Predicted 3D model of a 1484-nucleotide RNA (small-subunit ribosomal RNA) from an uncultured bacterium.
It matches the Rfam family "Bacterial small subunit ribosomal RNA".
Model confidence (mean pLDDT): 82 of 100.
The RNAcentral record of the sequence draws on ENA and SILVA.

RNA sequence: GACGAACGCUGGCGGCAGGCUUAAUACAUGCGAGUCGCACGACAACGCUCUGGCUUCGGCCAGGGGCGAGUACAGUGGCCGACUGAUGCAUAUCUCGUAAAUCACCUGCCCUCUGGCGCGGGACAAUCACAGGAAACCGUGGCUGAUACCGCACGUCUUCUGGACGCCUCAUGGGGACAAGAUGACACCUUGGGGUUACGCUGGCGCCUUUGGAUGGGUCUGCGUUGGAUUAACUUGUUGGUGAGGCAGCCGCUCACCAUAGCUAAUAUCCAUAGAUGGUCUGACAGGAUGAUCAUCCAACCUGGGACUAACACACAGCCCAGACUCCUACAGGAAGCCUCGGUGGGGAAUCUUGCACAAUGGGGUCACCCGUGAUGCGCCCGAGCAACGUGGAAGAAGACACCCCUAGGGGGCGUACACUCCUAUUCUGACCGAAUAAACCCCUGUAGGUUGAAGGCACGACAGUAGGUCAGGAAUAAUCACCGGCUACCUCCGUGCCAACACCCACGGUAAUACCGAUGGUGCGAUCGUUGUCCUGAAUCAGGGGCUGUAGCGGGUGUGCAAGUCGGGCAUCAAGUCCGAUGUGACACCCCGAGGCUUAACCAUGGAAGUGCAUUCCAAGCUGGUGCUCUUGAUUCGCGGAGAGGCUGUCGGAAUUCUUGGUGUAACAGAGAUAUGCCUAAAUAUCACGAGGAACACCAGAGGCGAAAGCGGGCAGCUGGACGGAGUAGUGACGAUCAGGCAAGAAAGUGUGGGGAGCAAACACGAUUAGAUACGGGGGUAGUACACGCUGUAAUCGAUGAACGCUCGCCGCUGCCCCGCUCAAGGGGCAGUGGUUAAGUUAACGCGUUAAGCGUUCCACGUGGGGAGUACGAUCGCAAGGUUGAAAGUCAAAGGAAUCGAGGGGGGCCCGCACAAGCGGUGGAGCAUGUGGCUCAAUUCGAUGCAACGUGAAGAACAUUACGUAGGCUCGAACGGUAGAGGACCGCUCCUGAAAGGGAGCUUCCCGUUUGGGGCAUCUAGCGAGCUAUUGCAUGGCUGUGGUCAGCUCGUGUCGUGAGAUGUUGGGUUAAGUCCCGCAACGAGCGUAACCCUUCUUGAUAGUUACCAUCGGGUAGUGCCGGGGACUCUAGCGAAACUGCGUGCGCAAGCAGUGAGGAAGGUGGGGAUGACGUCAAGUCAUCAUGGUCGUUACGCAUAGGGCUGCACACGUGUUACAAUGGCCGGUACAACGGGUAGCCACCUCGCGAGAGGGAGAGAAUCCCUGAAAACCGGUCCCAGUUCGGAUAGGAGUUUGCAACUCGACUCCAUGAAGCAGGAAUGGCUAGUAAUAGCGGAUCAGCAAUGCCGUGGUGAAUCCGUUCCCGGGCGUUGUACACACCGCCGGUCAAGCCACGGAAGGUGAGAGCACCCGAAGUCCUUGAGUCAACUCGGGCCCUGCGCCGGAGGGAGAGCGGCCGAAGGUGAGUUCAGUGACUGGGGCU
Repeated sequence: GACGAACGCUGGCGGCAGGCUUAAUACAUGCGAGUCGCACGACAACGCUCUGGCUUCGGCCAGGGGCGAGUACAGUGGCCGACUGAUGCAUAUCUCGUAAAUCACCUGCCCUCUGGCGCGGGACAAUCACAGGAAACCGUGGCUGAUACCGCACGUCUUCUGGACGCCUCAUGGGGACAAGAUGACACCUUGGGGUUACGCUGGCGCCUUUGGAUGGGUCUGCGUUGGAUUAACUUGUUGGUGAGGCAGCCGCUCACCAUAGCUAAUAUCCAUAGAUGGUCUGACAGGAUGAUCAUCCAACCUGGGACUAACACACAGCCCAGACUCCUACAGGAAGCCUCGGUGGGGAAUCUUGCACAAUGGGGUCACCCGUGAUGCGCCCGAGCAACGUGGAAGAAGACACCCCUAGGGGGCGUACACUCCUAUUCUGACCGAAUAAACCCCUGUAGGUUGAAGGCACGACAGUAGGUCAGGAAUAAUCACCGGCUACCUCCGUGCCAACACCCACGGUAAUACCGAUGGUGCGAUCGUUGUCCUGAAUCAGGGGCUGUAGCGGGUGUGCAAGUCGGGCAUCAAGUCCGAUGUGACACCCCGAGGCUUAACCAUGGAAGUGCAUUCCAAGCUGGUGCUCUUGAUUCGCGGAGAGGCUGUCGGAAUUCUUGGUGUAACAGAGAUAUGCCUAAAUAUCACGAGGAACACCAGAGGCGAAAGCGGGCAGCUGGACGGAGUAGUGACGAUCAGGCAAGAAAGUGUGGGGAGCAAACACGAUUAGAUACGGGGGUAGUACACGCUGUAAUCGAUGAACGCUCGCCGCUGCCCCGCUCAAGGGGCAGUGGUUAAGUUAACGCGUUAAGCGUUCCACGUGGGGAGUACGAUCGCAAGGUUGAAAGUCAAAGGAAUCGAGGGGGGCCCGCACAAGCGGUGGAGCAUGUGGCUCAAUUCGAUGCAACGUGAAGAACAUUACGUAGGCUCGAACGGUAGAGGACCGCUCCUGAAAGGGAGCUUCCCGUUUGGGGCAUCUAGCGAGCUAUUGCAUGGCUGUGGUCAGCUCGUGUCGUGAGAUGUUGGGUUAAGUCCCGCAACGAGCGUAACCCUUCUUGAUAGUUACCAUCGGGUAGUGCCGGGGACUCUAGCGAAACUGCGUGCGCAAGCAGUGAGGAAGGUGGGGAUGACGUCAAGUCAUCAUGGUCGUUACGCAUAGGGCUGCACACGUGUUACAAUGGCCGGUACAACGGGUAGCCACCUCGCGAGAGGGAGAGAAUCCCUGAAAACCGGUCCCAGUUCGGAUAGGAGUUUGCAACUCGACUCCAUGAAGCAGGAAUGGCUAGUAAUAGCGGAUCAGCAAUGCCGUGGUGAAUCCGUUCCCGGGCGUUGUACACACCGCCGGUCAAGCCACGGAAGGUGAGAGCACCCGAAGUCCUUGAGUCAACUCGGGCCCUGCGCCGGAGGGAGAGCGGCCGAAGGUGAGUUCAGUGACUGGGGCU
């Protein structure tokens, strides 16, 4: 795009066309084929009326008359019924299409031509009488007519026979004329006219005969006409001949005899499917699919068989027989055939009215009128199609109020849409008018008459009072459907929450769905719109035009070679192909073009073009082809030469393994990652010698050689194949190339027979390994391996590359032969082969590249998504194993190739890191602290969960905090902003109740102003906001962790690549570093690194108070205490200094090295801050902010007392220890960072102490916290569960606070647990670091702090090195991974579903074969009884168109015969369902 469609929603109108695609299933009922009286005989009735009679006056009777009526029904006869209509069963074929043939034929009616229609005969229907039967139907006897039937005559006619003549054709052959013989036909009817009275003439119709035509058929032929080879052979009247029969005619069409042929790979036979065509749909064409309506042909008419009649049938509405089914029946017997039109049942997703009319068109009958016609014309039903019209038009913005939808709440959309105003009238409703389609036939006139023509007249419309027209009315009667993620034009909101659903495909849906459902809006189409089904297209996706085969599916494993297709140069000829023209045909319709008619269109009518085809024919001769002649370059032969693991056979050889025998010799050997099994004191292994036997041939040996491939390797001999090279004015003269089928050879394994068997070695068993080990590795070992003769016939039989020929730049090797180089040698060249690397070209890329995968030619083979499956079935080969050929169902949306970027690898290279190693001290064991899990609970609030949660949010849970639970309360609310109203207070005070919150009662009581008033303030009421640590960190911002302070991550331009991408960023060095240098199709740049910042280490100048005090002075019990100083320390702003700068060595450079120099510091000086692109949907909605959602007398707010501290247990992080490098006691030194007014607190008194009571100072370089501790000195303890350790628990206190019970810290006395250095495992640290010992601070009333953040004191050990573990970086490699190895994924088993194969069997169907039986019927034979016509005799009489009988000829029931449908039996065969059980396959 299309449809004979169906289904869903919706539905105003007319026009044109269409309407059982399924059950060729079964059919009730009606209709669909009749007609002619101008062929014929006969003949009603109802009714009307006349006459007569009777009458009870209503009528009745008459087989009365007339009309009806010579009519209906029926019969004889003629024509038709073989057309039309409907269907597509069968049919793969002369069925159809097309073009021919008929010299092999027929043709009713029609036209034309010729000549006729004379004379006879006997019957038979109808009808009448009788008889049978239920019916259907039928018998006997009698009468009768014809255009029915029979005979005779005529015949220049037909046919036949033989004779003789000439003509024509492509063959058989055809046609013509002449004479003779034989034979053969007929039918009449009627109107009118003329003429006459009797027949004939004329006209019409009809019949017979003849000629030609037209029309319609029959038969035959060329070409074309579906799929299957898992159908390869088929046929016996088969193929041909002779002779008959038969037919309209040809023919094995049939028969007898004779012969043995015919068809087939160009697809016979068989199977399946199918009416064919013009056309239709699609497509640019070529094609593909299809064969409804219309038209042509064919076939069949319940199924099978058969003939009759006829011009035509083997006959849809005819006949006979058989079968199935249905119906009637009195059970003897009969009847029917909708695939006509309607209609019914059934089937089905599905397809109409039991209508009107012959008015038109057509056909049948008729002289005609006319009759009949479910053909046909019309109408009904149906959106089932095509085209047309309408559902209003104009104007109208306050862009109105609304509904509805969205919103950022401002607004926006619906929307000029509605309303309102004006207008129109297609359609609608009502009324009135109202067609065309119709012209004839016919009748009359006219004419001598007919036809044609002319004039006149009569009658006829189904559709239909329809189409159409006019008038009136009034926007009145008329819009849906699908879609809105992409494809594909069209977007938002709500609901739902991997549910429900959607979906061609991709995919969507797991709480913000443009994809589901609904809505608003929109888009598309529009009386429709979608869905489903089918066909073509796109699809160059079966490729002839127009594709491929190295790796994607696809080259046969190799050769030889018949057929088929294909083929070198020249000349001549033919004209088959080819080319030009002409003729015929290619039906109509359709398609296309022009112009025309319906108002337009659809539609219809007309003319043209086209139909690319086929046949015939006239030319041409370039090409293909045929034929003939010729050529040598393709091919081949001859002679010469050398090379070679080419093949087969025989024979010989040495090394090695094993074995036997003997000797020497003694305890092991063998094996491996390590063992064990095994062998050995019965003497192994080792070693020596002789011997046996089998197999394989070291070195040479080489991308060397040979062969068609498989393949071929010791020497020699014999036999033998092929290739190559040089030369010959040699020979032949296209003999060639390829090759379906065929044939041959064909690795290894396997198989058969026979011998052989050293080594090796499937199977097998043993010992190991292992979670297991039916494996790898070990010790044994049988088939086999070797040989002979057979079979098998496959391999990743690979260059994954078929064979042959020609053409197309180079360079470098190797092998064989030859030439030049006088010889040798270097070198150069040619042919054949074998390799490497490249140009052009080609390829999807990789790659190939004169040995093509380039450019061409020829032939063969093969592929067409994956899987199922090289499976099943069948066939064939094989001894078997198996081979060859080779599907389908179910199923998936991919499978695959090449290359790219990542990621990962128990791949490789380089490098780094407290990563390992080397060390130090720890954790894991104990007690306690703290966090988490779990458990418990009314609640134990919540978050964080590998590294990167667990002394984390929390820099501080007794109440509060607090978010949790319980109880009792509040509801504009604990805080805040508007609005409206009320009252005038509010605040404050007192009392009651209560755990408090809260509730209740009472007292008190504003300002300004002239005023109705105004202002602030707080209270109450209503409503809008409020408030929420409720939810979503997977809707988010911000912030943070992590990799990782790792060195990476990118961009612009250019270049390369079809592209993804690459290059740069790789390479060589170097660095802590993508740091820098060199090189380079790259050149530059950005974010990171580094540096800039802070701190610390040195120093200068400046500045000196609260810091400092060298010098000068003063003073004190003592003290920078004071005057003073600016030197020092220090403070804190500005500077300096370090840059591989200098030197040496190495290096191109960058840079590296050192006990270098100098320097406070040396190679980033130490530390901090600083964290690229991105990753983990990492963490946080409970810091904060925030979208959506949810609750609103509660998930909000406030109160009390609980809980977050709960304890069988498990884990993490810490602390204190286990002691003598120590504990305890006493003495004596040295810091820094910090903090302080609700605070730090000197000093004094009291208390054993925590602390208490007094009380100066300093808002701080001034005063206080603040005596630092370890260390050092002295004493004691003496290795013990202790003078270690301090848990636990008793008593007594202090302090903070409203409050210390749950549940604070601290003090004193007394108590004195575990623990004696910690299993597997595991964390930290490289120098002022670890370790160790103190101090300070934040939070804070107090404290759980042993935590965290800082500070300074004392102060080590070790680093060989990068093999390994972990993590990371950069190249490289392979990948079937891309959620990226925590990936992907094979098989078995378990479970469910699906389709298929096998199977003992069982069922059905089909087509044949053999035999039996054998209906109807044609044909043949026979022929009873019998029979009008014609012929020939005979006889008789009434002499007649007489009668009787006979013969001939013809007819003829029945019997018989051949063939023969259906039926029966039998053995096979093909196909399809089914089957216990069984096998694999697919999906989940």